């Protein structure tokens, strides 16, 4: 150099095809319940500028255009 696919919470992920209700779940972490205690188990509660940026739109995690970082293929 040319395709593809893929980035969303400390980690693992759904949501994108199809734009519209507050971006949701598991693990973790905090507190409290239960226990003689500790695990498990129950309950709540933390914590996402949805990879930057720019554009379309009343309205973008969802289209569109550059860049960035991983893959994977062709040369």
């Nucleotide at each position: 150099g040319g395709g593809c696919c893929g980035g969303u919470a400390g980690c693992u992920u759904a949501g994108u095809c199809u734009g519209g209700u507050u971006g949701g779940a598991g693990c973790a972490c905090u507190c409290g319940g239960c226990u003689g205690a500790u695990a498990a188990c129950c309950g709540a509660g933390c914590g996402g500028u949805c990879g930057u940026g720019a554009g379309u739109u009343c309205g973008a995690a969802u289209c569109u255009c550059a860049c960035u970082c991983g893959g994977c293929c062709c040369a």